Model confidence (mean pLDDT): 85 of 100.
This is a predicted structure of a 497-nucleotide part of an RNA (small-subunit ribosomal RNA, 5' domain) from a metagenome.
[in-house]
Context: one part of a larger RNA
RNA sequence: GAAUGAACGUUGGCGGCAUGGAUUAGGCAUGCAAGUCGAGCGGACGUAGCAAUACGUUAGCGGCGUAAGGGACAGGAACACGUAGACUACCUGCCCUCGGGUCUGGGAUAGCCACGGGAAACUGUGGGUAAUACCAGAUAACAUCUCCGGAUCAAAGGUGUGAUUCCGCCCGAGGAUGGGUCUGCGUCCUAUUAGCUAGUUGGUAAGGUAACGGCUUACCAAGGCGAUGAUGGGUAGCAGGUGUGAGAGCACGACCUGCGUCAUUGGGACUGAGACACUGCCCAGACACCUACGGGUGGCUGCAGUCGAGAAUUUUUGGCAAUGGGCGAAAGCCUGACCAAGCGAUGCCGCGUGCGGGAUGAAGGCCUUCGGGUUGUAAACCGCUGUCAGUGGGGAGGAAAGCUUUGUGAAGAGCAAGGCUUGACCUAUCUGCAGAGGAAGUGUGGGCUAAGUUCGUGCCAGCAGCCGCGGUAAGACGAACCACACGAACGUUAUUC
Numbered sequence: 001g002a003a004u005g006a007a008c009g010u011u012g013g014c015g016g017c018a019u020g021g022a023u024u025a026g027g028c029a030u031g032c033a034a035g036u037c038g039a040g041c042g043g044a045c046g047u048a049g050c051a052a053u054a055c056g057u058u059a060g061c062g063g064c065g066u067a068a069g070g071g072a073c074a075g076g077a078a079c080a081c082g083u084a085g086a087c088u089a090c091c092u093g094c095c096c097u098c099g100g101g102u103c104u105g106g107g108a109u110a111g112c113c114a115c116g117g118g119a120a121a122c123u124g125u126g127g128g129u130a131a132u133a134c135c136a137g138a139u140a141a142c143a144u145c146u147c148c149g150g151a152u153c154a155a156a157g158g159u160g161u162g163a164u165u166c167c168g169c170c171c172g173a174g175g176a177u178g179g180g181u182c183u184g185c186g187u188c189c190u191a192u193u194a195g196c197u198a199g200u201u202g203g204u205a206a207g208g209u210a211a212c213g214g215c216u217u218a219c220c221a222a223g224g225c226g227a228u229g230a231u232g233g234g235u236a237g238c239a240g241g242u243g244u245g246a247g248a249g250c251a252c253g254a255c256c257u258g259c260g261u262c263a264u265u266g267g268g269a270c271u272g273a274g275a276c277a278c279u280g281c282c283c284a285g286a287c288a289c290c291u292a293c294g295g296g297u298g299g300c301u302g303c304a305g306u307c308g309a310g311a312a313u314u315u316u317u318g319g320c321a322a323u324g325g326g327c328g329a330a331a332g333c334c335u336g337a338c339c340a341a342g343c344g345a346u347g348c349c350g351c352g353u354g355c356g357g358g359a360u361g362a363a364g365g366c367c368u369u370c371g372g373g374u375u376g377u378a379a380a381c382c383g384c385u386g387u388c389a390g391u392g393g394g395g396a397g398g399a400a401a402g403c404u405u406u407g408u409g410a411a412g413a414g415c416a417a418g419g420c421u422u423g424a425c426c427u428a429u430c431u432g433c434a435g436a437g438g439a440a441g442u443g444u445g446g447g448c449u450a451a452g453u454u455c456g457u458g459c460c461a462g463c464a465g466c467c468g469c470g471g472u473a474a475g476a477c478g479a480a481c482c483a484c485a486c487g488a489a490c491g492u493u494a495u496u497c
Base pairs, nucleotide, nucleotide: 001497002496003495004494006493007492008491009490010489013351014350015349016348017347018346019344020343026307027306028305030304031303032302035064036063037062040061041060043058044057045056046055047054048053071262072261073260081186082185083184084183085182086181087180090179091178095175096174097173098172099171100170101169102168103137104136105135106134112127113126114125115124116123117122143152144151145150157167158166188234189233190232195225196224197223200222201221202220203219204218205217206216207215237259238258239257240256241252242251243250244249264285265284266283267282268281287298288297289296290295315341317340318339319338323337324335325334326333327332354384355383356382357381364375365374366373367372388438390433391432392431393430394429397426398425402420403419404418405417406416407415408414441486442485443484444483445482446467447466448465452481453480454479455478456477462469463468
């Protein structure tokens, strides 16, 4: 000098864009953060109706989603990450393309009804009911197994519709996407850590996995690693990148993006295409809460918010209008993702706090050799302007879609035209009004280092980055005036180069 997720002191007008729990991965009140589908199913309830029926709501069964999105960086020195490859050793729901199929039956169960148990959480028995829930049979290839003879394996329907045609369902092949595994190389400090290792290293066989493999087990052999640093200890998420520097390098890894890991602590599996699953389940521990003492409930490292610790880090806001996600045929519903607003000079950038004239150089202050000098064109005074802020009016844009009608089209695909409808929040920009009005400080002045005089103090009080100032004339302490630097900031501290 540059830099920071900074903090502290003094001061503080406006706007834009960013950014904001770095410490206790400490504990958490409250609200919200994952639902959706009635065009899968039977009910129940409501509205209209005499009824048939129509419309609506949805507790339950069922499907899809909840493995994404969001958060944090505790652990981990490792194929975790980065990079380059490999898989003839693998999986992949939804999506796309292609080839086939969608037949016949059955038994349950929740909801419901009846009777109970319990303080509650919740739960028992009996009766009866539906399905795209469950089961059996048939069919069976370009699928699987194969001793090549053969054997084995599926399905579900729905809709205002007589559906090959719309939405689905089943089998197979390919693709796309996402993942899994393996390998070469790279990846901090420590030898005041020198030896480490029995599933250990290899083989055979079996089991297990989507898949290779000591991944696991039995048997056999005695190997394997290590001064090119094994093993142990310490520290740490990794990378794209960031800071600095002429570069080499050094230091760092906030925000954003990719990957990894974690979800009160430890362990475990279930379901599923995918988890050993943040707002799922089971067990154990600690903690907290409810209790009728028998027993139960909970998990903010989601968004806000609270306590604690700390030098230190924000609102218990608005909206799904946009972008994206889940479900749905769609309308739509949900979405603390996201978009916006609020708070903080935390950072960067921009703007303003006026402009021109104005000397008898006013008054006041300070200094003085008492002549004057300086503050200083500064003020007053005269003339002007109207940024920003204030107040009122207009206003493009962020809106594309969606629904509907018509046309085109083989078409409920797509395209074109018309109509209706959708903005939480923000505002470019234009314009009326008034009036210089509402808007300047901080640090420093011995040398380094730009800028000095007077008074007070008297090795005291104090200053200080280094050298050093202060013991009666202090340009270095304190104050005043003046000056210098930067300016909505200016200094200090901490850290990096």